[in-house]
RNA sequence: AGGUGCGGUAGAGGCGCGGUGUACCAUUAGUAACCUUUGGAGGCGGCAGCCGAUGAAAAAGGCCAAAGGGGCCACCGCCGAAGUCCUGAUGCCGGCAGGCAGCAGGGCUGGGCCUGCAUCGAAGAGAUGCAGGACUGUCACUUAAGGUUCCCGAGCCUUAGGUGGAGCGCUAUCACACUA
Numbered sequence: 001a002g003g004u005g006c007g008g009u010a011g012a013g014g015c016g017c018g019g020u021g022u023a024c025c026a027u028u029a030g031u032a033a034c035c036u037u038u039g040g041a042g043g044c045g046g047c048a049g050c051c052g053a054u055g056a057a058a059a060a061g062g063c064c065a066a067a068g069g070g071g072c073c074a075c076c077g078c079c080g081a082a083g084u085c086c087u088g089a090u091g092c093c094g095g096c097a098g099g100c101a102g103c104a105g106g107g108c109u110g111g112g113c114c115u116g117c118a119u120c121g122a123a124g125a126g127a128u129g130c131a132g133g134a135c136u137g138u139c140a141c142u143u144a145a146g147g148u149u150c151c152c153g154a155g156c157c158u159u160a161g162g163u164g165g166a167g168c169g170c171u172a173u174c175a176c177a178c179u180a
Stems, first nucleotide, its partner, number of pairs: 002179004007174005014079001016078006024071002027068001034062005042051003046096002082109007090101004110136002113133008138165011
């Protein structure tokens, strides 16, 4: 020098990941609310309950939103980025049922894309899960070709194919321990 183990630092994957925005776009929606006319006892809600003859549903006309959920773009932080599921305690909302948020522990997922189904959703938006498909990064094993050698083999390097693994991975480097 090499090998194994453990840790630190840096880094790669690409339609890569997350956050913020109240700017733009569509959707929500010609809906709700409000007004007029008709109408005449229902309507809303998971329940409790609430609204209703001082006029429910419904119909016609007028006027006409917003929240929420998305897309795009920009900026920021990043490469277990992060997502999802289960459990737990905490906080917030609520009359209860329950819902929401971050946190902790654990399970699964290398990454995005497409299709189908299910769930959430107002949704033909979008998201998540599952199944299938091709793609892609990486590593291991293997096959072939080429290079490296005076020649052959081994080894190493490059390219292509096949099989397989999973981010607890991979690449580079540093420290430590062990090995020889």
Predicted 3D model of a 180-nucleotide RNA (Lysine riboswitch aptamer) from Thermoanaerobacteraceae bacterium SP2.
The RNAcentral record of the sequence draws on Rfam.